The prediction has a mean pLDDT of 88. This is a predicted structure of an 85-nucleotide RNA (c-di-GMP-I riboswitch aptamer) from a marine sediment metagenome. The RNAcentral record of the sequence draws on MGnify. It matches the Rfam family "c-di-GMP-I riboswitch aptamer". Gene Ontology term of the family: cyclic-di-GMP binding.

RNA sequence: GAUCAGGGCAAACCGCUGGAAACGGCGGGACGCAAAGCUUCCGGCCUAAGGCUCGCGUGCGAGUCAAGGCAGCGGGGCCGCCGAA
Numbered sequence: 001g002a003u004c005a006g007g008g009c010a011a012a013c014c015g016c017u018g019g020a021a022a023c024g025g026c027g028g029g030a031c032g033c034a035a036a037g038c039u040u041c042c043g044g045c046c047u048a049a050g051g052c053u054c055g056c057g058u059g060c061g062a063g064u065c066a067a068g069g070c071a072g073c074g075g076g077g078c079c080g081c082c083g084a085a
Base pairs, nucleotide, nucleotide: 001082008033009032013028014027015026016025017024018023031072037078038077039076041075042074043073044070045069046068050065051064052063053062054061055060056059
């Protein structure tokens, strides 16, 4: 990051499956991606089993908190293909 070449990944959705959930894995499938390769160090967002607090009809409801999650939300770090300005 123009172009060339070899290509690569795989959204939504569907099936199966793990999970309390967010979400993940596998298969199908392509919305897109020049890092949509890897990595939670920073910010952000999602969920709340469980903890704490409150209310009430004692079992429910509400608020709040990640140690859970999102790398296809940004930033940072590491590695990588092609090759003009």